[in-house]
RNA sequence: GGAUACGUAGCUCAAUCGGACAGAGCAUCAGUCUUCGGAACUGAGGGUUACAGGUUCGAAUCCUGUCGUGUCCA
Numbered sequence: 001g002g003a004u005a006c007g008u009a010g011c012u013c014a015a016u017c018g019g020a021c022a023g024a025g026c027a028u029c030a031g032u033c034u035u036c037g038g039a040a041c042u043g044a045g046g047g048u049u050a051c052a053g054g055u056u057c058g059a060a061u062c063c064u065g066u067c068g069u070g071u072c073c074a
Stems, first nucleotide, its partner, number of pairs: 001073007010026004019057001028044005050066005
């Protein structure tokens, strides 16, 4: 340099044929419990779906460009 795959919460991952308010587990915080801590249980917070634009009544999902990461080729 070329090809290709991927990018969603702090982490690991979902999200039907494009359809309503993007969810789960772990983690974090609070409460219950406990002598304390941990565990367990209950609840809460946490998202410009990498960025910009386009298509559409409607985009995490489709298209284009950019950025980043992985793999392959040179």

Annotation:
Model confidence (mean pLDDT): 80 of 100. This is a predicted structure of a 74-nucleotide RNA (transfer RNA) from an Anaerolineae bacterium. NCBI's taxonomy places the organism under Bacteria, Bacillati, Chloroflexota, Anaerolineae. It matches the Rfam family "tRNA". It was read from a public genome assembly.